[in-house]
Formats: sequence, C1' cells, structure tokens
RNA sequence: CGGUACAGCAGGUGAUUGCUUCUCACAGGAGAAGAGGAAAGUCCGGGCUGCCGUAAGACAGGGUUCCAUCUAACGGAUGGCCGGUGAAAGCCGAGGGAAAGUGCAACAGAGAGUAGACCGCCUCGCAAGAGGUAAGGGUGAAAGGGUGGUGUAAGAGACCACCAGUGUCCUGAGCAAUCUUGACAGCUUGUAAACCCAACCUGGCAGCAAGAGACAGAUGGUUAGCGUCUUACAAUGCUAUUGUCUUGCUAGAGCGGCAUGGUAAUAUGCCGAGUAGAUUAAUUGUCACCCAAACAGAACCCGGCUUAUGCUGUACCGCUUU
Repeated sequence: CGGUACAGCAGGUGAUUGCUUCUCACAGGAGAAGAGGAAAGUCCGGGCUGCCGUAAGACAGGGUUCCAUCUAACGGAUGGCCGGUGAAAGCCGAGGGAAAGUGCAACAGAGAGUAGACCGCCUCGCAAGAGGUAAGGGUGAAAGGGUGGUGUAAGAGACCACCAGUGUCCUGAGCAAUCUUGACAGCUUGUAAACCCAACCUGGCAGCAAGAGACAGAUGGUUAGCGUCUUACAAUGCUAUUGUCUUGCUAGAGCGGCAUGGUAAUAUGCCGAGUAGAUUAAUUGUCACCCAAACAGAACCCGGCUUAUGCUGUACCGCUUU
C1' cells in the first nucleotide's frame, strides 16, 4: 500500500426554548423519563386477536430439500461434507433422485439420444452408382469417454492395457453427509429453476385501523362465500353501522456479566441493570466550544433475513521498501 474476517461506537458538554408521558404539589409550579442498528423492506418464523359452528380423521393442496446439531419456531444459526472460485487470508452454492417412467434439446448440421453417411476412407463397378465404416474433416452449447495397441478391405469398447468417471460388492474411518482399500461390470450427453418420484413438515384467511368495553345518538338487516369428504357433538341466537373515551399498550421464548458443559450456534445456574408508549401523532429549535458526523424517525410485541450507511479498533493474508 492492497485485501479478508470480526468487533465497537452512532456525535459530546454547557446554556436556553418547546412537545409527549409519569410523579409530587394542586394556586401560579417543580422534578423525572423520552427512537434505531437498521425503527426501513415486509421476505420468512412465532406470540396475541377475530372469522370459517366445535373436535377428530382421510384426501387434496401448499412448503422444504447434502449431513449433524441448536432453537418456541423458521426457508434462520453453528459445525462439517461435496462442488466452484481466489496467489492467499477467505468467499460463494435452489447442493435429494436422470439406473421408476414420460418429455425436451432452438439455430446450424447428413445425423441431437433405440445415433448418424455431407466430405473423406475401404470394397465392388468402365462409369453412374451400390455396400461397408465413426479413425480424420466440417456444423454445433453438446457428436455417444481419453491415449496406445490388437484387429480389419477400411474401421469400430469389437477386443486388450493404462487413465478419467459411474454403478455394485468389499476393507477401514465417521452419528451422518462423505472419504478410503480392493475387486467386478464396457456401464459413459445434458435438463427435475419440465412433468414426475422420494423423504420430511403443514388447518385456512385476516391482521392492534386485530379485538374488548363504556357513554351518546340516529338508521338499518333477519342471514350470508371460507377446499372436498366422513364421523361425533352443539346451536337455531340477535347483529351491524356513527362519534367520543377507556382498554389492548408494553417486563419480553427480552438484555448484560460471570461460572460450568460444548469446536461453535447454544444450554443450565447465579448475579445485575432497566418507566418511549404517541393517535394528526411528542422525542425539537437556537447559541458557544470540541468537531469527521453518515444512513436514517417507533405505532401490538418478539426471533431472523435482506437492503442503506459514517468512523474506529483487533486479528489474519499478500506486495513493496529499509
């Protein structure tokens, strides 16, 4: 100097001014707290709520896809395997099955999946042409493994040796994916982000403007679509709409530290800290000093993923110079 992987912070202090909530006073007032690592996208998984009458089962449908573990759960995380990529640290992967079956492979090309005869080669023939042939040429993203030999008229896994791959069995390692030792089989295009097959998971839909309640008032309706089927049980109701207010509402499968187990995600135990809760929607404006100050503003809550983004630090991999 370039790169890789992680971690931390997210402007600070003082003065002054406003807003939301709470507490104390209750007559003016005083005090405390007040956005994020992504609050974002709404892409997954849950909690909570309502509807489909309730419950159970089957089918259909939907989802996931190397292996193991973790987790409330996940399409998430951790570790590993295999493949790809990079000089390396590292990074990336819709990564089950093509030997269950069906289908597809544009254009070019003679022929594109039970191969194929355009040129060439060989045989016959005076020739025209006929037959054989996948070594060589040509087309194509792909031409039915590769090299050498035997063989032959010329050739060909037709046969043989070695090499690459695949499958089956075996040896050893591993929980497993998988790796490995040896033998056998001439078995050898790709596509499942085509249908399909296999294994596993799974009620559906709507979402806090869900939903519940109080007060006030006016106007209505008579019962309706929630995949299919089966079985059992239950019911024949009152309900909707407008305005204001209350509730839902924030302490949660939450966070931090230490110890123990584990490579790790994480689990268990102990200890500790901590008042955002608005509803046209608060969390601000100004000044001074320090100063690099980005992306960006909660709206029921939680666990992830993805995207946006400034600065700093640590470890590691390279290059150059001394």
RNAcentral holds the sequence, with entries from ENA. This is a predicted structure of a 322-nucleotide RNA (Bacterial RNase P class A) from a Campylobacterota bacterium. Taxonomically the source falls in Campylobacterota (Bacteria, Pseudomonadati). The model forms 97% of the base pairs in the Rfam consensus. Rfam family: Bacterial RNase P class A. It is annotated as a ribozyme. A source record names the gene rnpB.